[in-house]
Context: one part of a larger RNA
Order: sequence, then C1' cells, then structure tokens
RNA sequence: UGACGGGGGCCCGCACAAGCGGAGGAACAUGUGGUUUAAUUCGAUGAUACGCGAGGAACCUUACCCGGGCUCAAACGCCUGACGAACAGGGUCUGAAAGGGCCUUGGCCAGCAAUGGCGUCAGGCGAGGUGCUGCAUGGUUGUCGUCAGCUCGUGCCGUGAGGUGUCGGCUUAAGUGCCAUAACGAGCGCAACCCCCACCGGCAGUUGCUAACCGACGCAAGUCGGAGGACUCUGCCGGGACUGCCGGCGCAAGCUGCGAGGAAGGCGGGGAUGACGUCAAAUCAGCACGGCCCUUACGUCCGGGGCGACACACGUGUUACAAUGGCAGGUACAGCGGGAAGCCACCCGGCGACGGGGCGCGGAACCUGAAAACCUGUCUCAGUUCGGAUCGGAGUCUGCAACCCGACUCCGUGAAGCUGGAUUCGCUAGUAAUCGCGCAUCAGCCAUGGCGCGGUGAAUACGUUCCCGGGCCUUGUACA
Repeated sequence: UGACGGGGGCCCGCACAAGCGGAGGAACAUGUGGUUUAAUUCGAUGAUACGCGAGGAACCUUACCCGGGCUCAAACGCCUGACGAACAGGGUCUGAAAGGGCCUUGGCCAGCAAUGGCGUCAGGCGAGGUGCUGCAUGGUUGUCGUCAGCUCGUGCCGUGAGGUGUCGGCUUAAGUGCCAUAACGAGCGCAACCCCCACCGGCAGUUGCUAACCGACGCAAGUCGGAGGACUCUGCCGGGACUGCCGGCGCAAGCUGCGAGGAAGGCGGGGAUGACGUCAAAUCAGCACGGCCCUUACGUCCGGGGCGACACACGUGUUACAAUGGCAGGUACAGCGGGAAGCCACCCGGCGACGGGGCGCGGAACCUGAAAACCUGUCUCAGUUCGGAUCGGAGUCUGCAACCCGACUCCGUGAAGCUGGAUUCGCUAGUAAUCGCGCAUCAGCCAUGGCGCGGUGAAUACGUUCCCGGGCCUUGUACA
C1' cells in the first nucleotide's frame, strides 16, 4: 500500500422485511450429469454451465460410428510436359450410392511460323485437417457492475515504499455539487449530447381521414362518386421541463409543500451507452493466428446408423390438480409484424387436418378468425362434464424418403395428479399476475424455447436489527 476480520461508524441495492405469484410433489417438453453403446461428435460446470453455442439434428446439417470408394485430391494459384477425340452431352454395364468400366455424338482462337491465349489431362510446388494447445495469441463475450469509482501533471510531505489532491462537514442516483482545505488543475468514468414513448405547433395529404357541402342508391342505418385538409392518422422539422416561479428550512449546494401553472415536476418512463481493472474466467468448433501433429489419411466422397439410447440424479419450462372453474351457444375490442417457389379473400368437397377451383396483393389498398372479457344456458364438489399423459385404430400434409426419428386431424382409451418436506426464485406500476397475437430460423418440424407486440390489470414497502452483494472512512493483523 492492499487484502481479510463471526472489528467499528456512515450509506446503498427486490438484500431483508411487507406483499403477490411461482419452483421443490405429478405428467410431459427440453438441457445436463451418469450409465449404456459400434457411435451415443464437441464445447459450456458455484455465483458468471445446465430451453447455453443450436435463430429449426429424418437425409443434408455432422464434426461421431460401421461399411464401400478417391489420392493434385471438392475448390484455387504457379511451373513443366502432353493433347486439341483433351473434354462436354447422351446411352449402357456393375454398384446401396459414391465410384469404376465400355460405347456413341459434338466445335478451339490469333498468327506465315516460332509462339501466345483458352480448355483438359499427367507430373511437381503450394493444398486439406471441426486434429492438440484459450496456460503462446488477436478479436469477441460473461462477471463484479450503471457499482462510483480509477488515475495523471505540477507543487508540497516522507531516507524510501508511498502519501496529499480523492480527507472532513452538508448534499446527491452519482468523486453530483457546495463549503472547508498544501494543494492547484486535468483525464477516463457519472451526467448531458443519441433513439423510442407521453403534450403542442408548422409543413405534407395517398392507398389514410370524413366535420361541413354536392350528386347517385336506400324506408333508415349507411354505401359509392365528387369535394375537402377541419378531425384521426402517417411522416419529417421544431417547441416544451430549467427547482424557472411562490412559501418554508439552509451560509451555500440543496431539501421540502393535498403550492401555482402545465400533457408531463424535480433523473417524466424506457432503451442504447459498461471507467482502470478482476476471475491465467469463456471461446483454437464463427473467424483469424504462433507452435506441435496427420498426409493412399487425423484429408475427402457416398450408403446406413448415431447425435433421439434409459435403472437413475439435477436445472429450466409447459399443462394441471378445478366452480374467481369446465363445457355449449351468442357477441365485441388491439398492436408489433410478415407475405411472390409467398400471403391467400370467396365458392365447392370433407366431422376435421386438408383437398379442388379461384379474386386480390411485392401491399397505409389485398391476405393474415385476437384471446381473456361480456351475455345466456348447463355441470354441483365427484378423481368428476376436473385433468389430459399413455395406448389402439383411421387419416392429412411437407419432403427423394417420416421404421429408427416429423407435425397435424378424427374416433376410441382415459394414467399420475385433491396445492406439493427441508429449502428456494421473480417482481415496487401499466410492474407482478393473467390473456392471446406476430417474427426470426424454416421444405416440414418435435417451439411448451427465444425475441417482440398489444388486451385485462393488482397487493405491499413500518423500517434497516438480521441474511446476501456493494461503496466510503476508520481500527487490528502471525497474510501478500
């Protein structure tokens, strides 16, 4: 100087407390450990691995296993040589395919030439490797932590390591500011500048809008065509909030008020943004790269299998155990988005998944039923009209192909489960809880995952003694 303390002081954070809903029990989905296996490819492992890399494993992917092939090799560059019957297309034999053999059709260009270009083959030099080392590395990332810290120049103090500044008082979300001060300044962080949401104005007006006006149709509601830019909306540019004003407290910074005004009030809400550094943290399998290793194989192609196994154990989820509910019928109201090998109105067939026709739309125009909610009826506490696993049968669709190993539909079957021990997680407001919708990946999909969107919409916070993590000051130390 740090680090540490079951030392002290001050202060924060869904850290506790106060609440609401979960996990831990059940079934299933998914990841992991283990075990098994020819292989169950590899990585990630307290917090900071475990619905993680994977935003799509039937083949492919694929890195693993078994079997069958190739060896300038799947591709590319350079050199040498050969050939313009080299090669490309077609056919055929063998084969699971890859590969291998045979037959056949079809055209090199410039130059007198040498030669050059083009193409192919042969040979050579470079290839190729998801092989090892993340403890040789770059880049990127997690975490402490959006925490308020980490430093520098000059000066001053100390023999020196170093200290001071950065301490103290008040204040703040903040090393935010004010006062004080052997310090005076400055940098990286904080904040602000950026984006979205909430209010207003200006400009613009189609595919959006319809208050007034005109016309057509109609009993009316309204629809269509003019017309309009008022309104809604869309999109761009501005304004607006600064403790600015008032009262109280304070030297000040600032704090406070069922204060005014205002759409918004004291950081308005959300995002992007992550200091010096820590964990030899993660990644050589995104990529790059040093070293090492393989070279008729540790490269590469193909067929099949595996990554999907299953006595078990754990994590993350989904669905439930019901009446604030289930079922049946009726009936409203979104937003973010997506769409051409696509989204598909509408009609027909089918109980249905879907099939056959077919309008519109590269889309403010066309397509893409919101659900919970609300109304009516029924069920009456039961393993049930709860719950839907599992299994049997019959089908649909994608795809070369659904046996291993897809999703969906219909009929039947109806398991466990009656609120879950110790323990443990999330959340402070349009949040939790709950309800559906969209997107990426994608032929299809094992999505209950991920990322977004809107609908309905709470309870509680006395307080900081205690648990966890962190910041500042101080103290002890046999630690560095």
Predicted 3D model of a 480-nucleotide part of an RNA (small-subunit ribosomal RNA, 3' major domain) from a Bacteroidales bacterium. Its mean pLDDT, the model's own confidence on a scale to 100, is 82. It was read from a public genome assembly.